Predicted 3D model of a 138-nucleotide RNA (c-di-AMP riboswitch aptamer (ydaO/yuaA leader)) from Candidatus Fermentithermobacillaceae bacterium UBA3907. Rfam family: c-di-AMP riboswitch aptamer (ydaO/yuaA leader). Gene Ontology terms of the family: cyclic-di-AMP binding and regulation of gene expression. Taxonomically the source falls in Candidatus Fermentithermobacillaceae (Bacteria, Bacillati, Candidatus Fermentithermobacillia, Candidatus Fermentithermobacillales).

RNA sequence: ACGUCAAAAUCUCCGAAUAUCAUGCAAAUGACAGCGGGGGACCCAUUCUUAAUUGGGGUGAAUCCUGCAGAGCAGGAGGGGCAAACUUGGGUGCCCCAACCCGUCAGCUAACCCCGUAGGAGUUCGCCAAGCGUGUGA
Numbered sequence: 001a002c003g004u005c006a007a008a009a010u011c012u013c014c015g016a017a018u019a020u021c022a023u024g025c026a027a028a029u030g031a032c033a034g035c036g037g038g039g040g041a042c043c044c045a046u047u048c049u050u051a052a053u054u055g056g057g058g059u060g061a062a063u064c065c066u067g068c069a070g071a072g073c074a075g076g077a078g079g080g081g082c083a084a085a086c087u088u089g090g091g092u093g094c095c096c097c098a099a100c101c102c103g104u105c106a107g108c109u110a111a112c113c114c115c116g117u118a119g120g121a122g123u124u125c126g127c128c129a130a131g132c133g134u135g136u137g138a
Base pairs, nucleotide, nucleotide: 001134002133003132011122012121013120014119018033020031021030022029023028034117035116036115037114038113039112044107055105056102057101058100059099063077064076065075066074067073068072078097079096080095081094082093083092086131087130088129089128090127091125
């Protein structure tokens, strides 16, 4: 001094959802690894469950409260994501708070058992600080 430029993927983002191998023209199927989820003892915890117009539970950030007559809209609290170009923290800004599943049943839970490995989207502050790295000079 620099860690830019540039533009669109061979890049990036949400998400557990990726890698390798085999078969296959391909789509796909299977295996294994990684990642993710559920069930499941003692002990501990819970007083629970049922009934009544209302069961109960799981994945996920996606919940709770208030106002309006109200589908819905608005707000508050709380929770989640992004703004990449080496990382972290801060500031600022922009968004989201859905959807689905089990089927009367499940607290925690070692061993053990089971399941998933999809789908969707993007280029929007070159801000501050610290660290690390590269180069140059003394």